Small-subunit ribosomal RNA, 3' major domain from an uncultured Fibrobacterota bacterium, 462 nucleotides, folded computationally. Model confidence (mean pLDDT): 86 of 100. Its Rfam family is "Bacterial small subunit ribosomal RNA". The full RNA is in RNAcentral, with records from ENA and SILVA.
[in-house]
Context: one part of a larger RNA
RNA sequence: UGACGGGGGCCCGCACAAGCGGUGGAGCAUGUGGUUUAAUUCGACGCAACGCGCAGAACCUUACCAGGGUUUGACAUGGGGAAGAGGCAGGCAGAGAUGUCUGCGCCCGGCAACGGGCUUCCCGCACAGGUGCUGCAUGGCUGUCGUCAGCUCGUGUCGUGAGAUGUUGGGUUAAGUCCCGCAACGAGCGCAACCCGUGCCCUUGGUUGCCAAUAUGGCUCUCCAGGGGGACUGCCGGGGACAACCCGGAGGAAGGUGCGGACGACGUCAAGUCCUCAUGGCCCUUACAUCCUGGGCCACACACGUGCUACAAUGGGGGGCACAGAGGGAAGCCAGGCCGCGAGGCCGAGCGGAUCCCGAAAGCCCCCCCCAGUUCGGAUAGGAGUCUGCAACCCGACUCCUUGAAGCCGGAAUCGCUAGUAAUCGCGGAUCAGCAUGCCGCGGUGAAUACGUUCCCGGGCC
Numbered sequence: 001u002g003a004c005g006g007g008g009g010c011c012c013g014c015a016c017a018a019g020c021g022g023u024g025g026a027g028c029a030u031g032u033g034g035u036u037u038a039a040u041u042c043g044a045c046g047c048a049a050c051g052c053g054c055a056g057a058a059c060c061u062u063a064c065c066a067g068g069g070u071u072u073g074a075c076a077u078g079g080g081g082a083a084g085a086g087g088c089a090g091g092c093a094g095a096g097a098u099g100u101c102u103g104c105g106c107c108c109g110g111c112a113a114c115g116g117g118c119u120u121c122c123c124g125c126a127c128a129g130g131u132g133c134u135g136c137a138u139g140g141c142u143g144u145c146g147u148c149a150g151c152u153c154g155u156g157u158c159g160u161g162a163g164a165u166g167u168u169g170g171g172u173u174a175a176g177u178c179c180c181g182c183a184a185c186g187a188g189c190g191c192a193a194c195c196c197g198u199g200c201c202c203u204u205g206g207u208u209g210c211c212a213a214u215a216u217g218g219c220u221c222u223c224c225a226g227g228g229g230g231a232c233u234g235c236c237g238g239g240g241a242c243a244a245c246c247c248g249g250a251g252g253a254a255g256g257u258g259c260g261g262a263c264g265a266c267g268u269c270a271a272g273u274c275c276u277c278a279u280g281g282c283c284c285u286u287a288c289a290u291c292c293u294g295g296g297c298c299a300c301a302c303a304c305g306u307g308c309u310a311c312a313a314u315g316g317g318g319g320g321c322a323c324a325g326a327g328g329g330a331a332g333c334c335a336g337g338c339c340g341c342g343a344g345g346c347c348g349a350g351c352g353g354a355u356c357c358c359g360a361a362a363g364c365c366c367c368c369c370c371c372a373g374u375u376c377g378g379a380u381a382g383g384a385g386u387c388u389g390c391a392a393c394c395c396g397a398c399u400c401c402u403u404g405a406a407g408c409c410g411g412a413a414u415c416g417c418u419a420g421u422a423a424u425c426g427c428g429g430a431u432c433a434g435c436a437u438g439c440c441g442c443g444g445u446g447a448a449u450a451c452g453u454u455c456c457c458g459g460g461c462c
Stems, first nucleotide, its partner, number of pairs: 008462006015453002019417005026309008034300002042053002064295007073127001077126002079123006087104007107116003129284002132282003138278002140273003143269001145267001150189006156165003169180003195261004200229007209219003232255001235249005311410001315369007327358003332351002336347004376407001381402007423445007
């Protein structure tokens, strides 16, 4: 100077409390440990690993294993030689990689000699290649403390010095925010503001949108997307040191940071990543490289994390009637008609889309169920199918019939959330041939509670 204290003072945060819903029990999904395995590729490990890298493991992916192949190599540049290609179509062998054979074909300039280019093959070489090791050699990127209010510098002053002062103090704030004071005076990185979204109004514009309709109209409204206004403690009252600021009020669509986002100081954890990429060093070089077929990453006595669905009547089932937002669409989205109980199939209009298409559920009305392991719950299993794809055995999703398991609200313990939030309801998108209970978004319905700061956790100042 820091850090720490079951030292003190002051102050914050869904930190506790108040309240609502969960997890921990069940079944299943998913990740992980462990075990198993020829292999179950690798990484991530308290918070801050565990629906994490994976925004798509049947082949591919794929880095793992078994087997079958190749060795200038799957890929780049250079040298020498040969061919005229490359390529397309087909036959044979093979699991394929690949090998072999046949046919078509055989670049540009030039009459030609020839020159140039490209491709393939052969030769040996220089090299390629490595998701092999080291994140304790690194760059870059990221997590975290933490959106916490802090971290520093110049000059001056004080101190032998380390260092102090400033940054402490009195108030105040979400804030080192601002005011006052002061051997300090200033300044920088942070805070805030500038950026985006949203809420109100005005204005410009008016199709594909909107209004009116079956004629050929209109731009009032809604909406869309450009511009502008609006909020600043500006006004009033009270408090305060006459300050900063605080409390109340008016007006207002909105107040005192309106709400949400983007934005993360000096640094910490030798935090994470050599398997995104880049890169030093080390290591492999007929193999630790590379191609292929098949398998594995999907195993299963167990254990944990994250979720989904439930245990029902504020519910389940049947019929009828509504109302979104944000997105996506051409190898696509697919109206409508027909066929099928259905997944779906056939035909087929429109739309590269404010035009066409994908489009709600909870809700409301009527009816049934009558507390029962049930008309709750849907696991598991048998059978029959649909679709994608070269191919669903290992190992896809979905449909129909049958089967109907555990489960009666969950021990110790533990998590989220303060408002359009929690809870609940559905919809869209990325990835993607197919595959979503995950992820990223969107809107619908829409609460309860906060006395307070003693206590638990984390943090700030003295």